Annotation
Model confidence (mean pLDDT): 83 of 100. This is a predicted structure of a 1459-nucleotide RNA (small-subunit ribosomal RNA) from a metagenome.
C1' cells in the first nucleotide's frame, strides 16, 4: 500500500466482498511447563448453609466457668460457706457502623467532565492557639420477683452505677435581637439587650479524655459558564407555570413551600414529547481528523426485594438500622411471626458462556483501644479455566545401500528424505535425593511454603497439533463421486477425465495452540472539516418576491469581541511516549521527564473580521432625453375558412381506404351559384425574430398598466447579494352558470386480425371557448439554482448610441445590450462545454449517498373529489447504471455483386414404377446421416457371405497376436466310420521339417498364467479427414500516429476491377495469408519421333519439346492515371473455355461403424463359430429419379457419322443352333494391332390419323435362359399372353447465360450375378438477359440498439402453484406514562383538650415542659373511569419479493413493425 466482482472487451460511477488489528468472548479439534493478568456481558431472577463490623473493663453496675486459700459436711464420688484471683456471655455508656465491599436498575440530569463562584453554607475524629471544667439533683437497663405468648417478643413491681440524663453558677472576640457606621451585596466595626458550657477515668505523673471559641487540614453542600446520544413521521410547551411582596423551611441562596399580586416564562441555535443510555480518566482502531467502546484499575453519581417515610447522628433519609404498603419465600400451637447475597464462597434457574461453600490477618490499608491486642470474604495468598499477554521446551551432531513402506509415474524414475534406523553427545524439562530463602524498619512472630532458588543422580528420556492448498492468497497430484453427496467470505465449483466435494500422498501457514462464529475500527475519499459530488451515472426546488439568518465596495479614527503572542493557574493517580532501574529475559513492575491541541486569569499586538463614529462613489437606486417589443388586463371591430339553414342550377352517385365497408344520397346528396346564422381560431407577414421571472404571449383599433435598453454623468451615498412562509403557475381534471362552428376521450358502427376491448374509416358526448372559484402537477428541459468578477478569437441575427462619408441612404469603424453557430486555453469518465462555461474564483440557497421494495405504507398537513406535499421499514439482489468500443441484428439508409430476381428454355409438384427417408410393424426389420450443408447419402452394387440385427445350436487362452512356466515322439500335419442342420464332437488309419558339440534346441501341439477380443458407450474427451458460408474478397501483422482505455488508423474516401484488381488522394509506411499468376487440359501453330493408324510415305493421328495474347497497335471517354467503349490484325482479345487449387475463421456441423486414440464398460460373453431368418415388411407421408401421357410422335424396313473407356479366373470374333434371352464354337488379343462394338437421335421409304389409340407400359399368368453350393422369402434377362394409372399436372418449387440448356446414345467402376443410380464420353444443338424496384444470399459504408448464447436475441404484465416478510382489518389481548374522582398506611408538620407524667418553679394546690390519644393538610399503594402512546394476535383482504422447465398475449429495445 491494495485486491476480487457489472462488460464480448473498455473507461467511469457505484455498491457488495476480502487481506490487518482488537475482544471480559463462545464453539470445534488438540494440549508439556512457568510467570503476570483476567473470569455471569444473560434473570437489578430466586436463594439453602457458613462467614462478610466490630471494639473499648484505662466510662459503668454486675459477674458465670475455672484456679487458689480456708471452714464445715461427707455415702469419700463430692457438696455447702467465707476470702483472694479470674474474667466468659449479657447489659448501660462511648466511638465505629454514612468507610471499606457489590451492582449499573434508574437517570439525557448541574448526573458527569472542565473552569469558576458561595458577601448564601456545614464539618465528628486530626493539628495549632486561647480560655475553662464549680455546685448539685433525679432516674434507668442489667439483676430479682410475679406474669402473658407456640414463638418472636413482652408486661407489672422492686434495687443500682456511670465519661448516660438534668438544674444552677461562671464566661468570651460565641449565638440571637435592636441601633449607628461600612460594603455592590447577608461583609466588617462600634454600642446595647438577652441567651448558652463542661466528665471524668487511668497512670509509668509526662499525659489521655471533657467544655467554649478561633484558625488549619481534609471532607461535604449549593449555584453558574462551557462540553458530550438518536427521532421534527414529537412544533408548539407551561398554573407553582414566570416574576414580585410577605411568611415558613433549611447548615445555606432559591416557588424549596404557603398566601396575595402581576401575566409572564421556554421554543427552529430544537422547547415539549418519545426512544436509548450511568458519566469521566481511559480502552480498541486509525497516518491523522475521526469512528466505536466504557470489562478489569482509578474518580464521581445512582441503587440495595418493589414503592413511600422519617428517626438517630458531625455526616444517612442508611446494602448486612427502623416504620408502613405490596409481591414472594419460610415458621406456626392459626392467635401471630420471620426474611431480603447487586458483600465472599456456594445453589437453582436463564444462557453459547464465566471459577473454591479454600488458607491467613504474615504484609498493605481500615475500625476500636492508652496499649497489649481484637476484628475484618477489604486485602495478601493458594485452587479451577490455554480466557489473554509473555517466556521456555518437545533434543543436538554425524549419518545414502538415498533402506523398508506409502504415494505418483511417461515404468526410466520421482517424492516423503538426513527424514528414519545406526553411532556419538547434551539434560532446559521430567523423575528421585539433598540443601533452602528474601518478603520482618524492632525481641519473637510467614498464610504463601519445604514454594522460589541451589546441588547431586538417572535417562532421549515425559511432551505436536491445527487450518489451508481454483482466484483474491503462500501451497498439487491421485482415487472416489457424477448438478448426487457436498463446498462456499466474494467471484463461484459439482451434470464421468473436479488442482474448488470426499479420501490419500505431498505441500504451505501458524504453532501449545490452530481454526470458526459474533462484535468494533480500518481498508471506505462509501457522509468527504482534513477529503466527494449534482448537463447525460443518485442529485438544481416549475418560477419570481420577501422576513430571519449567512455573506458583503472604498477610506479614516477609535475599540480590542474574534484573531495572534508571552506569563501564570489548572488539566488527580494509573494509562500513553521517551530515558532509566528491578525480577535470568520478556510480559509485569519502580523512578524521572514529556504530552494531554481544553478551560480560567493577566499582559501585549492590531494586519484581517466584528463593533462604534465620520467620509467617498466604481455596487445599487433616482432624474432628464430617447428607443423597440405576440409583456399583462379590459373594451370594441375585421376578413378568409369549416359547418348549418333558405333559395336556384343539376343528376346518381358521393365519401372514405392499402383495399373496403359502415355513413350520406332519387324525400334529390356530392358538385356549383346567391343569401343568411353562429362559434372558434387569426393564413400570408413569420425569422434558431421579439417580449416576459417562469408557465407563456400572434388579425386590427382604443383605454389602463408592468418590465427592459441607450445617452447624459445631474442627485442619494452601500441603501447590496442570497434566501422558509404568503404569490404566480401548461395541459388534463373538479364546482356553478353560460356557450358549442370545428375538433374530439368515453361510447356506437365498419374494417383489419387467430383475437383486436387498438392502430385505419364513418359517426359522436364530456371537454376544448367565456365568467367566478378550486386543483398545484409536467421530459414545468438548457434534464445546467441565483449573484459578482476575471479568462483567445471568428461569424450571423434583433434593439440603441457615436464616428467616417458635403447631407440622407448604403458602406465601414467603435461601443452598450439581447439572441444563435463555430472554436482556443482550460475542464470533463467520455460525449461534450467553451465570455450566454460544464473554465478560474468568492458568497448564499436547494439536493444526492447501490438496485428493487417505493415516491409506496403508516402518521401529519392541504383538497369537494381526483389526488398532492412530507416520507419509512421488513424483505431481497450482487449488481443496477453512465459514456464510449468492436461485432451482430433491424419489417433503418446508401453503394455493389451473384441464374438472386427479371427475360427465356426444360422440368419437379398430379400418374405408374425404381431408389432413399420418416412413420408404422416386427423376434429382428443392425447402425449412422437427418434446415440450407440428411433423404439414388456412408453403400463403386444386402440371395449365403457381406452383417454389425434376430431365433436356435456350439466353443471358452478363445477366430487372431506376444510372452513365461510345465508337458509332449508315432509329434506337427492329413484325417475314414459314427452323431449332427452345420459348426462341432469323435477318432481308425497315414505321417513329416530345421540346427546340433548328439546332451539337446527351434518350430508345432497340449496345459496353466499373463492376456487376447468387442461395428459395446462417449464425435460434447480427441487425432486425422470432410461438409458449409464460399472461389465470397476478404482476414491480419510490424513500426509509426491518434485515444486514459477497449480500440482506431493502415483496410476509410474518389475513380476502376471478376477481385483489398489497379490508380489517385491520405498519419501513415511497409509486409503476410487470400485474389491473380505459376500447374493440368482444350483451341492455333512450329519442330522431333513415328509403332499397332491410313490413301504406303505421308503425318489425319499419337507422344514429347517449343511458339503465340501483352490492352502490344489505332480512335473516343476520363483533370490525370488506373481503366473503359469501339476497331484492326489474329486460330484465339481483354482472367479465350474447363479443371486442380478453398485465406483468418464459423457451425461443441459430420464421422469412435474406414482408420487411429484417452477414459469407461464387458470377459463360459457385449467375444467367437454355425444354420435359418432379417436389413427387401406396408393403412401412409416426403425427397431424388426413370417411363409416359403421344403425330417435332409410335411401329416396320433401309442407311450414315463418334468419343471416353475396359479386357487373361478376362474381352470374346467368324461360323452354326434358337423367335429370343442364350447356347455351341474356338480365331485373335496382356491390346493405337484383337475383342467389347450395334452407337442413338439423324437421313430415306412405308404405315398409323387424334383414339386411352399400333400412345403408355405397370400389373399378372404361362413357358424359358443365365449366374451361382443355393434365385421360396429375395436376382437379372427372354418369348407368348395380359394391357392399370396416365390426355401435360393446385399452392408452390428446381436447373441453366453457349458448344451451355434441352434431346440422343456409348463406356467404366462396383460386380459370380444384378444399375432407371454414380462417374465419364461424344452426337444434335437453342431461346433470352430491358434492367437492379422487388424476393434470396453475399461484400462495403453509415445509423439505431436495453442484443453479445449476439433477433431462433432480449423482455413486460395478468392468471395459476409454493415460500417469505409486510400494510389494512370486525375485533381480542398486553405494556408504559399521565389525567379525573374515591379510599387512604407509615410519617413529618399543624391543631387539640377532658388522659398520663421523675428532674425545673411552687409550702401546697397547681404551673411549665414532655408523652400518649384524637383531628387536619400532604401522602405510597389500591379502586373506578375516559382517553394517549406502543406491542402481540386476528376470519378476511391489498399489493410486494423470490422460485428449473406452467397459461395468455407481445407492451418495450431496430422506424420494435402505430417513434
Nucleotide at each position: 500500500a491494495g485486491a476480487g466482482u457489472u462488460u464480448g472487451a473498455u473507461c467511469c460511477u457505484g455498491g457488495c466482498u476480502c487481506a490487518g488489528g482488537a475482544u471480559a468472548a463462545a464453539c470445534g479439534c488438540u494440549g508439556g511447563c512457568g510467570g503476570c493478568g483476567u473470569g455471569c456481558c444473560u434473570a437489578a431472577c430466586a436463594c439453602a448453609u457458613g462467614c462478610a463490623a466490630g471494639u473499648c473493663g484505662a466510662a459503668c453496675g454486675g459477674g458465670a466457668a475455672c484456679c487458689u486459700u480456708u471452714g464445715g459436711a461427707u455415702u469419700c464420688g463430692u457438696c455447702c460457706g467465707a476470702g483472694g484471683g479470674g474474667g466468659a456471655g449479657a447489659g448501660u455508656g462511648g466511638c465505629g457502623a454514612a468507610c471499606g465491599g457489590g451492582u449499573g436498575a434508574g437517570u439525557a440530569a448541574c448526573a458527569c467532565g472542565u473552569a469558576g463562584g458561595u458577601g448564601a453554607c456545614c464539618u465528628g475524629c486530626c493539628u495549632c492557639a486561647a480560655a475553662g471544667a464549680c455546685a448539685g439533683g433525679g432516674a434507668u437497663a442489667a439483676c430479682u420477683g410475679c406474669u402473658g405468648g407456640a414463638a418472636a417478643c413482652g408486661g407489672c413491681a422492686g434495687c443500682u452505677a456511670a465519661u448516660a440524663c438534668c438544674u444552677g453558677a461562671u464566661a468570651g472576640u460565641c449565638u440571637c435581637g435592636c441601633u449607628g457606621a461600612u460594603u455592590c451585596g447577608g461583609u466588617u466595626c462600634a454600642g446595647u439587650g438577652a441567651g448558652u458550657a463542661a466528665a471524668g477515668g487511668c497512670u509509668g505523673a509526662g499525659g489521655c479524655g471533657c467544655u467554649u471559641u478561633g484558625a488549619g487540614a481534609g471532607g461535604g453542600a449549593c449555584c453558574u459558564g462551557c462540553g458530550g446520544c438518536c427521532c421534527a413521521u414529537c412544533a408548539g410547551c407551561u398554573a407553582g407555570u414566570u416574576g414580585g411582596u410577605a411568611g415558613g423551611g433549611u447548615a445555606a441562596a432559591g416557588g424549596c413551600c404557603u398566601a396575595c399580586c402581576a401575566a409572564g416564562g421556554c421554543g427552529a441555535a430544537g422547547a415539549c414529547g418519545g426512544g436509548u443510555a450511568g458519566g469521566g480518566g481511559a480502552c480498541g482502531u486509525g497516518a491523522g481528523a475521526g469512528c466505536g467502546u466504557g470489562a478489569c484499575c482509578c474518580c464521581c453519581c445512582a441503587c440495595a426485594c418493589u414503592g413511600g417515610g422519617a428517626c438517630u447522628g458531625a455526616g444517612a433519609c442508611a446494602c448486612g438500622g427502623c416504620c408502613c404498603a405490596g409481591a414472594c419465600u419460610c415458621c406456626u400451637a392459626c392467635g401471630g411471626g420471620a426474611g431480603g447475597c447487586a458483600g465472599c464462597a456456594g445453589u437453582g434457574a436463564g444462557g453459547a458462556a464465566u471459577a473454591u461453600u479454600g488458607c491467613g490477618c504474615a504484609a498493605u490499608g481500615a475500625g476500636c483501644g492508652a496499649a497489649a491486642g481484637c476484628u475484618a470474604g477489604a486485602c495478601g495468598c493458594a485452587g479451577c479455566a490455554a480466557c489473554g499477554c509473555c517466556g521456555c521446551g518437545u533434543g543436538g551432531g554425524u549419518g545414502a545401500a538415498g533402506a523398508a513402506g506409502g504415494c505418483c509415474u511417461u515404468c526410466g524414475g520421482g517424492u516423503c528424505g538426513u527424514a528414519a534406523a545406526a553411532c556419538c553427545c547434551u539434560u532446559u524439562u521430567c523423575u528421585g535425593g539433598g540443601g533452602g530463602a528474601a518478603g520482618a524498619g524492632c525481641a519473637a512472630g510467614g498464610a504463601c511454603g519445604g514454594u522460589a532458588c541451589c546441588c547431586c543422580a538417572g535417562g532421549a528420556a515425559u511432551a505436536a497439533g491445527u487450518c489451508u492448498c481454483g482466484g483474491c492468497u503462500a501451497a498439487c497430484u491421485a482415487u472416489g463421486u457424477g448438478c448426487c453427496a457436498g463446498c462456499a467470505g466474494c467471484c463461484g465449483c459439482g451434470g464421468u477425465a473436479a488442482g474448488a466435494c470426499a479420501u490419500a500422498g505431498g505441500a504451505g501457514g501458524c504453532g501449545a495452540g490452530c481454526g470458526u462464529u459474533a462484535u468494533c475500527c480500518g481498508g471506505a475519499u462509501u457522509u468527504a472539516u482534513u477529503g466527494g459530488g449534482c448537463g447525460u451515472a443518485a442529485a438544481g426546488u416549475g418560477c419570481g418576491u420577501u422576513g430571519a439568518g449567512g455573506c458583503g465596495g472604498u477610506u479614516u479614527u477609535g475599540u480590542a469581541a474574534g484573531u495572534u503572542g508571552g506569563a501564570c493557574g489548572u488539566g488527580a493517580a494509573a494509562g500513553c511516549u521517551c530515558c532509566u532501574g528491578g525480577c535470568u529475559u520478556a510480559a509485569c513492575u519502580g523512578g524521572g521527564a514529556g504530552a494531554g491541541g481544553c478551560c480560567g486569569u493577566u499582559c501585549a499586538a492590531u494586519a484581517c473580521u466584528g463593533c462604534a463614529a465620520g467620509g467617498c462613489u466604481a455596487g445599487a437606486g433616482g432624474g432628464u432625453a430617447g428607443c423597440a417589443g405576440a409583456g399583462g388586463g379590459g373594451g370594441g371591430u375585421g376578413g378568409a375558412a369549416u359547418u348549418c339553414c333558405c333559395g336556384g342550377u343539376g343528376u346518381a352517385g358521393u365519401g372514405g381506404u392499402g383495399a373496403a365497408a359502415u355513413g350520406c344520397g332519387u324525400a334529390g346528396a356530392u358538385a356549383u351559384c346567391g343569401g343568411g346564422a353562429g362559434g372558434a381560431a387569426c393564413a400570408c407577414c413569420a425569422g434558431u425574430g421579439g417580449c416576459g421571472a417562469a408557465g407563456g404571449c400572434g388579425g386590427c383599433c382604443c383605454c389602463c398598466u408592468g418590465g427592459g435598453c441607450u445617452a447624459c454623468a445631474u442627485c442619494u451615498g452601500a441603501c447590496g447579494c442570497u434566501g422558509a412562509a404568503g404569490g404566480c403557475g401548461a395541459a388534463a381534471g373538479c364546482u356553478a352558470g353560460g356557450g358549442u362552428a370545428g375538433c374530439a376521450a368515453a361510447c356506437g358502427g365498419g374494417a383489419u386480425u387467430a383475437g383486436a376491448a387498438a392502430c385505419c374509416c364513418c359517426g359522436g358526448u364530456a371537454g376544448u371557448c367565456c365568467u367566478a372559484g378550486c386543483c398545484g402537477u409536467a421530459a414545468a428541459c438548457g434534464a445546467u439554482g441565483g449573484a459578482u468578477a476575471c479568462u483567445a478569437g471568428g461569424u450571423g441575427c434583433g434593439g440603441g448610441a457615436g464616428g467616417u462619408u458635403a447631407a440622407a441612404a448604403a458602406u465601414u469603424c467603435u461601443u452598450c445590450u439581447g439572441u444563435g453557430c463555430c472554436g482556443g486555453a482550460g475542464c470533463a469518465a467520455a460525449c461534450g462545454c467553451g465570455u450566454u462555461a460544464a473554465g478560474u474564483a468568492u458568497c448564499c440557497c436547494g439536493c444526492c449517498u447501490g438496485g428493487g421494495g417505493a415516491g409506496u405504507a403508516c402518521g401529519g398537513c392541504c383538497g369537494c373529489a381526483a389526488g398532492g406535499c412530507u416520507a419509512a421499514a421488513a424483505c431481497u439482489c450482487a449488481a443496477a447504471g453512465g459514456a464510449a468500443u468492436u461485432g451482430a441484428c433491424g419489417g433503418g439508409u446508401c453503394u455493389c455483386c451473384g441464374c438472386a430476381c427479371a427475360a427465356g428454355c426444360a422440368g419437379c409438384g398430379g400418374a405408374g414404377c425404381g431408389u432413399g427417408u420418416g412413420g408404422u410393424u416386427c423376434a429382428a426389420u443392425u447402425c449412422g446421416a437427418u434446415a440450407u450443408a440428411a433423404c439414388g447419402c456412408g453403400a463403386a452394387g444386402a440371395a449365403c457371405c457381406u452383417u454389425a440385427c434376430c431365433a436356435g445350436g456350439g466353443c471358452u487362452u478363445g477366430a487372431c497376436a506376444u510372452g513365461u512356466g510345465g508337458g509332449u515322439a508315432g509329434u506337427a500335419g492329413u484325417g475314414a466310420a459314427g452323431c449332427g442342420a452345420a459348426a462341432g464332437c469323435g477318432g481308425a488309419a497315414c505321417g513329416a521339417u530345421c540346427c546340433u558339440u548328439c546332451g539337446g534346441g527351434a518350430a508345432g501341439c497340449c496345459u496353466a498364467c499373463a492376456c487376447a477380443g468387442g461395428u459395446g458407450c462417449u464425435g460434447c474427451a480427441u487425432g486425422g479427414c470432410u461438409g458449409u458460408c464460399g472461389u465470397c474478397a476478404g482476414c491480419u501483422c510490424g513500426u509509426g500516429c491518434c485515444g486514459u482505455g477497449a480500440g482506431g488508423u493502415g483496410u476509410u474516401c474518389c475513380c476502376u476491377u471478376a477481385a483489398g484488381u489497379g490508380g489517385g488522394g491520405u498519419a501513415a509506411c511497409g509486409a503476410g495469408c487470400g485474389c491473380a499468376a505459376c500447374c493440368c487440359u482444350u483451341a492455333c501453330u512450329g519442330u522431333u519421333a513415328g509403332u499397332u493408324a491410313c490413301a504406303a510415305g505421308u503425318g489425319u493421328c499419337u507422344a514429347g519439346c517449343g511458339g503465340a495474347a501483352c490492352u502490344g497497335c489505332c480512335c473516343g471517354g476520363u483533370u490525370a492515371a488506373a481503366c473503359u467503349g469501339g476497331g484492326a490484325g489474329g486460330a484465339a482479345g481483354g482472367u479465350g473455355g474447363g479443371g486442380a487449387u478453398g485465406a483468418c475463421g464459423u457451425c461443441a456441423a459430420g464421422u469412435c461403424a474406414g482408420c487411429a486414440u484417452g477414459g469407461c464398460c464387458u470377459u463360459u460373453a457385449u467375444g467367437u463359430c454355425c444354420u435359418g431368418g432379417g436389413c427387401u415388411a406396408c393403412a401412409c407421408a416426403c425427397a431424388c429419379g426413370c417411363u409416359a401421357c403421344a403425330a417435332u410422335g409410335g411401329c416396320c424396313g433401309g442407311u450414315a457419322c463418334a468419343a471416353u473407356g475396359g479386357g487373361u479366373a478376362g474381352c470374346c470374333a467368324a461360323a452354326c443352333c434358337g423367335c429370343g434371352a442364350g447356347g455351341u464354337g474356338g480365331a485373335g488379343c496382356c491390346a493405337a494391332u484383337c475383342c467389347u462394338a450395334a452407337a442413338a437421335a439423324g437421313c430415306c421409304g412405308g404405315u398409323c390419323u387424334c383414339a386411352g389409340u399400333u400412345c403408355g407400359a405397370a400389373u399378372u399368368g404361362c413357358a424359358g435362359g443365365c449366374u451361382g453350393c443355393a434365385a421360396c422369402u429375395c436376382g437379372c434377362c427372354u418369348g407368348c399372353a395380359u394391357g392399370a394409372a396416365g390426355u401435360u399436372g393446385g399452392a408452390g418449387u428446381u436447373g441453366c447465360u453457349a458448344g451451355u440448356a434441352a434431346c440422343c446414345g456409348c463406356a467404366g467402376g462396383u460386380c459370380a450375378g444384378c444399375a432407371c443410380a454414380c462417374u465419364g464420353c461424344g452426337g444434335u444443338g437453342a431461346a433470352u438477359a430491358c434492367g437492379u424496384u422487388c424476393c434470396c444470399g453475399g461484400a462495403g459504408a453509415u445509423u439505431g440498439u436495453a442484443c453479445a448464447c449476439a433477433c431462433c436475441g432480449c423482455c413486460c404484465g395478468u392468471c395459476a402453484c409454493g415460500u417469505c416478510a409486510u400494510g389494512g382489518g370486525a375485533g381480542c389481548u398486553g405494556g408504559u406514562a399521565a389525567c379525573a374522582c374515591c379510599u387512604g398506611a407509615a410519617g413529618c408538620c399543624g391543631g387539640u383538650g377532658g388522659g398520663c407524667u421523675a428532674a425545673c418553679c411552687g409550702c401546697a394546690a397547681g404551673g411549665g415542659g414532655g408523652c400518649a390519644g384524637c383531628c387536619g393538610u400532604c401522602g405510597a399503594a389500591g379502586g373506578u373511569g375516559g382517553g394517549a402512546c406502543u406491542g402481540g394476535u386476528g376470519a378476511c383482504u391489498g399489493g410486494g419479493a423470490c422460485g428449473a422447465a406452467g397459461u395468455c398475449g407481445u407492451a418495450a429495445c431496430a422506424a420494435g413493425g402505430u417513434a